A computed fold for a 72-nucleotide RNA from a Chloroflexota bacterium, annotated as transfer RNA.
Its Rfam family is "tRNA". Gene Ontology term of the family: triplet codon-amino acid adaptor activity. Rfam classes the family as a transfer RNA.
Model confidence (mean pLDDT): 83 of 100.
RNA sequence: GGCACCGUAGCUCAGUGGCAGAGCAGGGGACUCAUAAGCCCUUGGUCAGUAGUUCAAAUCUACUCGGUGCUA
Numbered sequence: 001g002g003c004a005c006c007g008u009a010g011c012u013c014a015g016u017g018g019c020a021g022a023g024c025a026g027g028g029g030a031c032u033c034a035u036a037a038g039c040c041c042u043u044g045g046u047c048a049g050u051a052g053u054u055c056a057a058a059u060c061u062a063c064u065c066g067g068u069g070c071u072a
Base pairs, nucleotide, nucleotide: 001071002070003069004068005067006066007065010024011023012022013021018055026042027041028040029039048064049063050062051061052060
C1' cells in the first nucleotide's frame, strides 16, 4: 500500500429502517449485632465524525478518523 472486520453507558456486549437496551460496575433502600452474598429501586448515551438517501437512520450509502486481522 491492498482487502476484510470492528467502533453503542465506566467495562463486556445486544440492538441490521420506527421508544436506545442487558449484564457487571456506581448510588439508594430493605435485611443483619455488623459485614459480605442474595433481594428491591435507581443514575449514567454527541450510537467515532461529516455529508447523503428516507416521512423516519445506531441500522442503508460515500468519505474521514481510530483499532484488529490477513496479504504484499